This is a predicted structure of a 107-nucleotide RNA (SAM riboswitch aptamer (S box leader)) from Bacillus andreraoultii. The RNAcentral record of the sequence draws on MGnify.
């Protein structure tokens, strides 16, 4: 960089740090009652592995488990960003889809 799959659930204490931080861009939070970064210990979850179980001819497929490889632990990916539907005078709203962004596996 390209494929695929996911994205409304779920889970933070303490040390250290000393102003950011939530990807961009508008909003809108958060935050010195202490931002990010790092370090310790814990948790979610279950992509990939790995085991156990079930039905199947097999390929694959479902279901539990959590010792390994990653992720994650403020707000739906925090909302919208572009295209279409419904609605309206108009806006605003509402639904659909894409994009974009993250993670995962693979190439």
């Nucleotide at each position: 960089u390209c494929u695929u799959a996911u994205a409304u659930a779920g889970a933070g204490a303490g040390g250290u740090g000393g102003a950011g931080g939530g990807a961009c861009u508008g909003g809108c939070c958060c935050u010195a009652c202490g931002a990010a970064g790092c370090c310790u210990c814990g948790g979610c979850a279950a992509c990939c592995a790995u085991u156990g179980a079930a039905a199947u001819c097999a390929a694959g497929u479902u279901c539990a488990a959590a010792c390994g490889g990653u992720g994650c632990c403020a707000a739906u990916u925090c909302c919208a960003g572009c295209a279409g539907a419904u609605c309206u005078u108009u806006a605003u709203a509402u639904c659909u889809g894409a994009a974009a962004u993250a993670u995962a596996a693979g190439a």